[in-house]
Context: one part of a larger RNA
Molecule: large-subunit ribosomal RNA, domain II
Organism: Pseudomonadota bacterium
RNA sequence: GCCUGUGAGUUGUCGCGUGUGGCGAGCCUAAGGCCUUCGGGCCGGAGGCGCAGGGAAACCGAGUCUGAACAGGGCGCCGCUCCCGGAAGGGAGGGCGAGGGGGACCUCGCCAGUCGCACGCGGCAGACCCGAAACCGGGUGAGCUACCCAUGGCCAGGGUGAAGCGCGGCUAACCCCGCGUGGAGGCCCGAACCCGUCGGUGUUGCAAAACCGUGGGAUGAGCUGUGGGUAGGGGUGAUAUGCCAAUCGAACCCGGAGAUAGCUGGUUCUCCCCGAAAUGCAUUGAGGUGCAGCCCCGGUGCGGAGCGCCGCGGAGGUAGAGCACUGGAUGGGCUAGGGCGGAAGAAUCCGUACCGAACCCAACCAAACUCCGAAUGCCGCGGCGUGCUCGCCGGGAGUGAGACGGUGGGGGAUAAGCUCCAUCGUCGAGAGGGGAACAGCCCAGACCGUCGGCUAAGGUCCCUAAGUCCCAGCUCAGUGGGAAAGGAAGUGGCACCGCCCAGACAGCCGGGAGGUUGGCUUAGAAGCAGCCAUCCUUUAAAGAGUGCGUAAUAGCUCACCGGUCGAGUGGUGCUGCGCCGAAAACGUAACGGGGCUAAGCUGGGCACCGAAGCCACGGGUUCGGCGCGGGCGCGGCUCGCGCCGAGCGGUAGGGGAGCGUUCUGCCGUAGGGGGAAGCCGGACCGUGAGGACCGGUGGACGAGGCAGAAGUGAGAAUGCAGGC
Numbered sequence: 001g002c003c004u005g006u007g008a009g010u011u012g013u014c015g016c017g018u019g020u021g022g023c024g025a026g027c028c029u030a031a032g033g034c035c036u037u038c039g040g041g042c043c044g045g046a047g048g049c050g051c052a053g054g055g056a057a058a059c060c061g062a063g064u065c066u067g068a069a070c071a072g073g074g075c076g077c078c079g080c081u082c083c084c085g086g087a088a089g090g091g092a093g094g095g096c097g098a099g100g101g102g103g104a105c106c107u108c109g110c111c112a113g114u115c116g117c118a119c120g121c122g123g124c125a126g127a128c129c130c131g132a133a134a135c136c137g138g139g140u141g142a143g144c145u146a147c148c149c150a151u152g153g154c155c156a157g158g159g160u161g162a163a164g165c166g167c168g169g170c171u172a173a174c175c176c177c178g179c180g181u182g183g184a185g186g187c188c189c190g191a192a193c194c195c196g197u198c199g200g201u202g203u204u205g206c207a208a209a210a211c212c213g214u215g216g217g218a219u220g221a222g223c224u225g226u227g228g229g230u231a232g233g234g235g236u237g238a239u240a241u242g243c244c245a246a247u248c249g250a251a252c253c254c255g256g257a258g259a260u261a262g263c264u265g266g267u268u269c270u271c272c273c274c275g276a277a278a279u280g281c282a283u284u285g286a287g288g289u290g291c292a293g294c295c296c297c298g299g300u301g302c303g304g305a306g307c308g309c310c311g312c313g314g315a316g317g318u319a320g321a322g323c324a325c326u327g328g329a330u331g332g333g334c335u336a337g338g339g340c341g342g343a344a345g346a347a348u349c350c351g352u353a354c355c356g357a358a359c360c361c362a363a364c365c366a367a368a369c370u371c372c373g374a375a376u377g378c379c380g381c382g383g384c385g386u387g388c389u390c391g392c393c394g395g396g397a398g399u400g401a402g403a404c405g406g407u408g409g410g411g412g413a414u415a416a417g418c419u420c421c422a423u424c425g426u427c428g429a430g431a432g433g434g435g436a437a438c439a440g441c442c443c444a445g446a447c448c449g450u451c452g453g454c455u456a457a458g459g460u461c462c463c464u465a466a467g468u469c470c471c472a473g474c475u476c477a478g479u480g481g482g483a484a485a486g487g488a489a490g491u492g493g494c495a496c497c498g499c500c501c502a503g504a505c506a507g508c509c510g511g512g513a514g515g516u517u518g519g520c521u522u523a524g525a526a527g528c529a530g531c532c533a534u535c536c537u538u539u540a541a542a543g544a545g546u547g548c549g550u551a552a553u554a555g556c557u558c559a560c561c562g563g564u565c566g567a568g569u570g571g572u573g574c575u576g577c578g579c580c581g582a583a584a585a586c587g588u589a590a591c592g593g594g595g596c597u598a599a600g601c602u603g604g605g606c607a608c609c610g611a612a613g614c615c616a617c618g619g620g621u622u623c624g625g626c627g628c629g630g631g632c633g634c635g636g637c638u639c640g641c642g643c644c645g646a647g648c649g650g651u652a653g654g655g656g657a658g659c660g661u662u663c664u665g666c667c668g669u670a671g672g673g674g675g676a677a678g679c680c681g682g683a684c685c686g687u688g689a690g691g692a693c694c695g696g697u698g699g700a701c702g703a704g705g706c707a708g709a710a711g712u713g714a715g716a717a718u719g720c721a722g723g724c
Stems, first nucleotide, its partner, number of pairs: 001724006011125013026049003032043004053060002063075004080093005095110006128266002131263001135256006146230009155220001157189003160185001164181006193217003198213004232248001234244003241250001269658006279292005293399002295396007306386009320372001321370002326366003330362004337355002339352005402427010432443003447619004452615003458609003461594003467606001469605006480596001486580002490577010507564005513537003518532003543558001547556002620648012659713001661710007671701001678697005684691002
């Protein structure tokens, strides 16, 4: 890993509800007892619920409590509603039931609980199953290891050579020195022994710690045998939180124990109907929970309720706009006050291109400004349409991490596949078509079948279904097929303003002068460093000079004028499509690809393709309506058939109907060695779970129907056991 088997909402009790059954103003027994054919039957009324409520209670009672109250009010009664009445009660209408009648109708009655069974849910219990880390109790451990006690054992060989002692030297003597002797030391080298430094191998090993090489200690705080001691909040510890039997921040075993787990995982057959939420408030609350919201089921109400559109009437201060308020903010005017200057001893006066409140004019800004003020949305009334979509009561949930997109906003940086609100959509829980691929975008909501048709979005040259379709423009950049500020005689369109056949624009030819080298400055300054001025003359025209140039001159050139040429030329604004701006890491790689100059872009048109959308034909099912038939507690209650209409995506979840397994009872149990169950195969039936039939195998059991009871359905839980 696969296969086979096994594996999870159970049981008891109490309560709420629904269904069903018994009895009914009552219903039921509990413990216990008696009998028993052992299946059960019969007693047992203690007690419980109901039949009356109100009050904290005493207590009172169709009332009662509060209260001084015969007031009001609260909770009750008047047994369906309304009216009359002070009340008792009466009347009217309606509902249900019973009786009578051919019928319209008449008469009478109306209180509902309780105890089983089944199912849904809740409480208490292990309470759907598996899962802790841990806590506590009682025990078992020091044959491993830590330390200690007692008693034994072991340490080849070599080296060094302390004290002491002897002798000699020296000395007054001690000291000291030398030579011997001696044999000290947590001394040195190094086997056994003990250890485990570094490297390698090993890593399903030789081995749950080894092997090889290398290394440390090796007379010591040494190593070691045997016997003994210390025990779990305890021991022991030259402390490493080390060790206490391959386990140690608190051993192991058994028990409390199925601890608890707001957490993770898993939870087994089928079909049909409906179908969410990811919000609000609260929470030692935030991944949990309670209540509400939203979903399902049952009951009940049927009011023109709900919903849509139109009309009318409302509340409101958003968008926008505005500046009348509150603030902000720009320029001008006017001006109190201030600054500065002058006169004056001062008061004061004058001036001012400075600052400047208020006021005036003009133009602005604001979530927490508003003289104004929509569209939507919301509420009410009316009309029209549609019609159970609506309300109430009860039972069962799930959800309470949401995501993206459009729009309006807050936060952030007018960032984020960011975050927080509002509103709508989609996904969630939605398949199909498009978007190359792609939950949240576009189209469109899948009951089933069909080798039928029409369309949506999007497409129609090839991949690839359908136009190499038509008309008119644009683009030359492969723009299309990524990007900004900014830049540009790209190119199309529109508008406006100049100049122009009395000759424009561009080119070419010629002129471009004189006073004068203007004045100043300067070493120089002559059109051309700089400062000032910028006149006059001759002229067709020519600046006290546009640029280059010189040390300064010179020289070239421009403005300006003439000629030549002969028709447009220059500028500005708006706009369509393009250009530059444009650098990234595996390989073109910024159209899905090929490729395209239309197969790109804009406008118009016709046709076609294209989905599970729509249509057609057939079928299924749910709900509603109608018709027919059957049944009965006779009621439009239930079952069946037919027709018509509408519906039938679906996670959590609710509801309904079924299939199958084991066992039990009943049916006459049918059947079975002339072959049961089981297993294998097969083209049959059923919407499905499944069910027949036939053949083979197998060799003794065992269908089917109606009921009942469950150890009742397996693919997942790093599930469990076995096999391979």